[in-house]
Molecule: transfer RNA
Organism: Alphaproteobacteria bacterium
RNA sequence: GCAGUUAUAGCUCAGUUGGUUAGAGCGCCUGGUUGUGGACCAGGAGGUCGCAGGUUCGAGACCCGCUAACUGUACCA
Numbered sequence: 001g002c003a004g005u006u007a008u009a010g011c012u013c014a015g016u017u018g019g020u021u022a023g024a025g026c027g028c029c030u031g032g033u034u035g036u037g038g039a040c041c042a043g044g045a046g047g048u049c050g051c052a053g054g055u056u057c058g059a060g061a062c063c064c065g066c067u068a069a070c071u072g073u074a075c076c077a
Base pairs, nucleotide, nucleotide: 001073002072003071004070005069006068007067010026011025012024013023019057028044029043030042031041032040050066051065053063054062
């Protein structure tokens, strides 16, 4: 350089054929319970869905470009 895969909450990951308000577990915060803590119960906060553009009535999902990580591979020395 070329090809492929991946990018969604603090972390690990779902998200079906494009369709109403984007989810789970862990973690975090508050309250309950407890002599305190843990565990348990209830509630809550937390998202430019990597960046930008396009298609569409409608995009996390489709198309183009770019960025980053990983894998494979070619060339030069």